[in-house]
A computed fold for an 85-nucleotide RNA from Alicyclobacillus hesperidum, annotated as c-di-GMP-I riboswitch aptamer. Its mean pLDDT, the model's own confidence on a scale to 100, is 81.
RNA sequence: UUGUAGAAAAGGCAUACCUGACUGAAAAGCAGGGGCGCAAAGUCACAGGUCUAAGGUGAUUCACUACGACAGCUGGACUGCCUAG
Numbered sequence: 001u002u003g004u005a006g007a008a009a010a011g012g013c014a015u016a017c018c019u020g021a022c023u024g025a026a027a028a029g030c031a032g033g034g035g036c037g038c039a040a041a042g043u044c045a046c047a048g049g050u051c052u053a054a055g056g057u058g059a060u061u062c063a064c065u066a067c068g069a070c071a072g073c074u075g076g077a078c079u080g081c082c083u084a085g
Base pairs, nucleotide, nucleotide: 004084005083006082012038013037017033018032019031020030022029023028036072042078043077044076046075047074048073049070050069051068055065056064057063058062
């Protein structure tokens, strides 16, 4: 430099769930606890998918709709730690 692998070690992240006298219309996010798991469970909504529907539209209290979300749903892009090769 490349970019293959994960046996052990160091370090990292943190499902569900709980708490918030935090944010948000909601989905969800954030903080603390927790630890199912993760070698990209780092970053980016680009393609598909999923959730929500404030506002809007149609209708008569229901449907549709993302300019709101999910990167720990799949694919893609970019970057990258340790150890071994």